The RNA shown here (transfer RNA) has 72 nucleotides and comes from a Candidatus Nanoarchaeia archaeon. Its Rfam family is "tRNA". Gene Ontology term of the family: triplet codon-amino acid adaptor activity. The family's RNA type in Rfam is transfer RNA.
RNA sequence: AGGCUCAUAGUUUAAUGGAUAAAAUUUCAGGUUUCGGCCCUGACGAUGGGGGUUCGAAUCCCUCUGGGCCUA
Numbered sequence: 001a002g003g004c005u006c007a008u009a010g011u012u013u014a015a016u017g018g019a020u021a022a023a024a025u026u027u028c029a030g031g032u033u034u035c036g037g038c039c040c041u042g043a044c045g046a047u048g049g050g051g052g053u054u055c056g057a058a059u060c061c062c063u064c065u066g067g068g069c070c071u072a
Stems, first nucleotide, its partner, number of pairs: 001071007010025004018055001027043005048064005
């Protein structure tokens, strides 16, 4: 320099273009317990930035940023 690929809760993963973005785990609250743990119930919490296509975008396209791989 060129090419390929990835980016979603604090973390690990889901989500044929049809929407209130789903779970596990962490944290917090409650229940249970003599207390704690385990267990049960609930809450909080997310689509890397900017544009475009579409009636509708986490999903398709472009670009930027960051990570990984390959070639030179």
The prediction has a mean pLDDT of 81. The source organism's lineage runs through Archaea, Nanobdellati, Nanobdellota and Candidatus Nanoarchaeia.